[in-house]
RNA sequence: GGCCCUGUCGUCUAGCCCGGUCCAGGACACAUGAUUCUCAUUCAUGUAACACGGGUUCAAAUCCCGUCGGGGCUG
Numbered sequence: 001g002g003c004c005c006u007g008u009c010g011u012c013u014a015g016c017c018c019g020g021u022c023c024a025g026g027a028c029a030c031a032u033g034a035u036u037c038u039c040a041u042u043c044a045u046g047u048a049a050c051a052c053g054g055g056u057u058c059a060a061a062u063c064c065c066g067u068c069g070g071g072g073c074u075g
């Protein structure tokens, strides 16, 4: 250099292939409250995310192009 895969809350992950619902779901963690003599457990509520830029479309996390990061194969 070429080809392929990949990037979503603090962490892990579903949704992408086949565009559609208003607050992008779940687990863990964290915060507050309830329960408890206290802690733990359990329960309730909450905080928080689509790598970046552009395009297509009535509508994009999802499709297309480019950039950046990570990984693999290879001259």
Base pairs, nucleotide, nucleotide: 001074002073003072004071005070006069007068010028011027012026013025020058030046031045032044033043034042051067052066053065054064055063
Molecule: transfer RNA
Organism: Candidatus Yanofskybacteria bacterium RIFCSPHIGHO2_01_FULL_44_24